[in-house]
RNA sequence: UGCAAUCUCGUGGGGUGUCCGGCGGUGCCGGGCUGAGAGGCCGCAAGGCCAACCCAACGAACCUGAUCCGGGUCAUGCCGGCGGAGGGAGCAGAGAUGCGCGCUGCCA
Numbered sequence: 001u002g003c004a005a006u007c008u009c010g011u012g013g014g015g016u017g018u019c020c021g022g023c024g025g026u027g028c029c030g031g032g033c034u035g036a037g038a039g040g041c042c043g044c045a046a047g048g049c050c051a052a053c054c055c056a057a058c059g060a061a062c063c064u065g066a067u068c069c070g071g072g073u074c075a076u077g078c079c080g081g082c083g084g085a086g087g088g089a090g091c092a093g094a095g096a097u098g099c100g101c102g103c104u105g106c107c108a
Stems, first nucleotide, its partner, number of pairs: 001100003005097005010091001011056004017033007039050004062087003068081004
């Protein structure tokens, strides 16, 4: 000085479903399924805040299409398609490890 594989910190983005049973009145408790993640608090609600997890352009984290299509399930984006579709946070943040290149010094 270059690379960007990995890790840490910070910054930004994102989703938090579905079913069964009990209580009973729009909620609470217990349990099951998938998953990295389905958790807590506030609120009449819309929603907001926080934690964990994931993702940050090499971008399927996540959203739209979608009250979509096929399969499967008690049910559900559960699986596949859609998707060489469209969007999406612009880390041209810092540090460490690693792999190169160049320069200088010493030794042989």
The prediction has a mean pLDDT of 77. A computed fold for a 108-nucleotide RNA from Pseudolabrys sp., annotated as TPP riboswitch aptamer (THI element). The source organism's lineage runs through Bacteria, Alphaproteobacteria, Hyphomicrobiales, Xanthobacteraceae and Pseudolabrys.